[in-house]
RNA sequence: GAAGCUCGUCAGGCCGUCGCUGGUGCAAGUCUCGAAAGAGCGCACUGGAGGAACGUCCGGACUGCAUAGGACAGCGUAGCAGCUAACGGCUGUCCACUGAAAAUCGCACGACGCAGGUCUUGCGACAUAAGGUGAGGAUCAGAGCAACAGAGACGAGCCGAUUCAGUUCGGGUGAAACGGGCAAUCUCUACGCGCAGCAAUACCAAAUAGGCCAGCGUUGAUGUAGCUCCGCAGAGCUGGCGGGUAGGUAGCACCGAGCCUUGGGGUGACCCAGGGCCCAGAUGAAUGACGGUCACGGCGCGGUUUUUGCAAGAAAACCGCACUGCACAAAAUCCGGCGUAUCGGCGAGCUUCACAC
Numbered sequence: 001g002a003a004g005c006u007c008g009u010c011a012g013g014c015c016g017u018c019g020c021u022g023g024u025g026c027a028a029g030u031c032u033c034g035a036a037a038g039a040g041c042g043c044a045c046u047g048g049a050g051g052a053a054c055g056u057c058c059g060g061a062c063u064g065c066a067u068a069g070g071a072c073a074g075c076g077u078a079g080c081a082g083c084u085a086a087c088g089g090c091u092g093u094c095c096a097c098u099g100a101a102a103a104u105c106g107c108a109c110g111a112c113g114c115a116g117g118u119c120u121u122g123c124g125a126c127a128u129a130a131g132g133u134g135a136g137g138a139u140c141a142g143a144g145c146a147a148c149a150g151a152g153a154c155g156a157g158c159c160g161a162u163u164c165a166g167u168u169c170g171g172g173u174g175a176a177a178c179g180g181g182c183a184a185u186c187u188c189u190a191c192g193c194g195c196a197g198c199a200a201u202a203c204c205a206a207a208u209a210g211g212c213c214a215g216c217g218u219u220g221a222u223g224u225a226g227c228u229c230c231g232c233a234g235a236g237c238u239g240g241c242g243g244g245u246a247g248g249u250a251g252c253a254c255c256g257a258g259c260c261u262u263g264g265g266g267u268g269a270c271c272c273a274g275g276g277c278c279c280a281g282a283u284g285a286a287u288g289a290c291g292g293u294c295a296c297g298g299c300g301c302g303g304u305u306u307u308u309g310c311a312a313g314a315a316a317a318c319c320g321c322a323c324u325g326c327a328c329a330a331a332a333u334c335c336g337g338c339g340u341a342u343c344g345g346c347g348a349g350c351u352u353c354a355c356a357c
Stems, first nucleotide, its partner, number of pairs: 001353010012294007020048007029041001031040003050328001054339002057337005062197004074193005079093005094136001095134004104125005110119003137188002142186002144182002154179001158171004201250004211241006222233003256278001258277008296325003300321009
C1' cells in the first nucleotide's frame, strides 16, 4: 500500500420565544372539583426517551394462587470446561463444514527476449488465514425411513463363475450393496421446569341492582308536585351490615443483579476492592413547536486553479450562492439477553499478500 474481516462509539451543537410533564422548597383560600376516597390551582429551583425505548422470542426479580414426599405424563435443553440471579445467553476450547479478486500450481491467447525465460489478461485446480456457521448426547434397547439409478435398498438375499461343501471370487448402478446411514421421525439417556401474570396484587370506596339482619306494616305502613285534610292507588317501607363494580391510592421509579471512575485477579465471559453520583415516570398517556446560527450530506448554478486535449471539451480540488435533506424509530412494573430496523460520522484491532529498508 491492496484486499478480506471483527469490535467499539456518536446519534447534530448553541441561542431566543412560546408550551407540556415529574420532583423539591416556599406560600395559599375555611379556595376549586368530588358523595367520599382523593385530586388540583401560585412562585422559585430542578429532572425529562433509545441503541435499539421495537418484536415480545428466552431467562429472572416481584406479586397472587397452589403445594407432604415420590413417580408418570407434558414441555424444554444437549461436545467439553466455565461465567451468571438465571437463561435456549455469553466466554474459552475441541470437532465438522465454510471462508480470497491475495499467494501457489496448471492451461490458453498475447507481448518482450537470440535463448534459458519474464510479464499482462482470461480460465481452472488446490489447500488454507483472519473470520463465519453448527438442532455437534445415543443407531449392539426397540420401531420407522431412504428419491433417481439399479436385478436387488434395510428383510435378508439375488445374479454370474467356482467348490466335496454358502466353499471361494466377482457384481457395471448408487450417497449407501449387508456393514452401515438418518435421532431436524418416534424413541432412549442425562439435566431443568408448579400455574398465572403489573389488566399481577394490596388498600380506600359511590350510584343502581341483588343478599343478610333488625324494626314497622292489610287494625293500611308507604306513595299521590312544599304541608294538612278528603279522595285514589296500595304491599311493602325504614335503618344497619357485608361483597363486588365505576372512581381513587399504592405497586411505580432515588438505593439498585444501578451508573461513572481507579486499582487488582482472570486467556476470556466475568469477579473483587476503593472513591464518586442519584439519572424519565405518564395513564385519551408529557419529553414539543417556531425562528436564527454553525456543522454535515445531496443536487444545481457561477468562479478560480491544476491535469489532459490542436480545439471544442473532460476530470479533480477549492471558493461563493440557491434549493433541499438529516436514518431506524419513541418509554408504560423493572432488569439480563437474543432477534430485527438503521442516513451517516469517528476510532481501534486481526489476517493474507505486494513493495522498500
Background
This is a predicted structure of a 357-nucleotide RNA (Bacterial RNase P class A) from a Burkholderiaceae bacterium. The model forms 94% of the base pairs in the Rfam consensus. The RNAcentral record of the sequence draws on ENA. It matches the Rfam family "Bacterial RNase P class A". Rfam classes the family as a ribozyme. NCBI's taxonomy places the organism under Bacteria, Pseudomonadati, Betaproteobacteria, Burkholderiales, Burkholderiaceae.